The RNA shown here (transfer RNA) has 74 nucleotides and comes from a Deltaproteobacteria bacterium. The source organism's lineage runs through Bacteria, Pseudomonadati, Myxococcota and Myxococcia. It matches the Rfam family "tRNA". Its family is annotated with triplet codon-amino acid adaptor activity in the Gene Ontology.

RNA sequence: GGUGGAGUAGCUCAGCUGGUCAGAGCGACGGAUUCAUAACCCGUAGGUCGAGGGUUCAAUUCCCUCCUCCACCA
Numbered sequence: 001g002g003u004g005g006a007g008u009a010g011c012u013c014a015g016c017u018g019g020u021c022a023g024a025g026c027g028a029c030g031g032a033u034u035c036a037u038a039a040c041c042c043g044u045a046g047g048u049c050g051a052g053g054g055u056u057c058a059a060u061u062c063c064c065u066c067c068u069c070c071a072c073c074a
Stems, first nucleotide, its partner, number of pairs: 001073007010026004019057001028044004050066005
C1' cells in the first nucleotide's frame, strides 16, 4: 500500500430487507430472604449506537469520507 471484518451500557454481545420506548447476560446500587454471608428472587440507574456528511417524512440500520482495532495479502 491492497482486501476483508469489527466499533451499540462499566465488560461481553444481540438488534435492524429503515418506523412502535434501543435490549440481554455479567457488573453497580437498592430491596426481599437469612442469625449472617453466598446463591436465588424483585426493582433502579447507566447509551451522543466511533466522528462528520448525504438520501429519506423518518437512519443504530442504506450511501460516502475519516478515525481506532483485528486478520490476511504484498